About this RNA
This is a predicted structure of a 75-nucleotide RNA (transfer RNA) from an Anaerolineae bacterium. The coordinates come from a structure-prediction model, not an experiment, and the mean pLDDT is 80. It matches the Rfam family "tRNA". Rfam describes the family as follows. Transfer RNA (tRNA) molecules are approximately 80 nucleotides in length. It is annotated as a transfer RNA.
RNA sequence: GCCCUGAUAGUUCAAUGGAUAGAACAAGGCACUCCUAAGGCUUAGAUGUAGGUUCGAUUCCUACUCAGGGCACAA
Numbered sequence: 001g002c003c004c005u006g007a008u009a010g011u012u013c014a015a016u017g018g019a020u021a022g023a024a025c026a027a028g029g030c031a032c033u034c035c036u037a038a039g040g041c042u043u044a045g046a047u048g049u050a051g052g053u054u055c056g057a058u059u060c061c062u063a064c065u066c067a068g069g070g071c072a073c074a075a
Base pairs, nucleotide, nucleotide: 001071002070003069004068005067006066007065010025011024012023013022018055027043028042029041030040048064049063050062051061052060
């Protein structure tokens, strides 16, 4: 330098164009308990950045950033 894959909640993962982006664990609250834990009810929390296509983008296209992998060149 070139190519490939990925980036979604604090963490691990879903959602492959159709609109309230979902789950588990973690966190806060409530009730229960003598107290704690477990279990129960409940709340908040996310699409890497900038453009483009589309009536509509997490999803498709382009560039960039970051992470991982492969290949090549030079001294």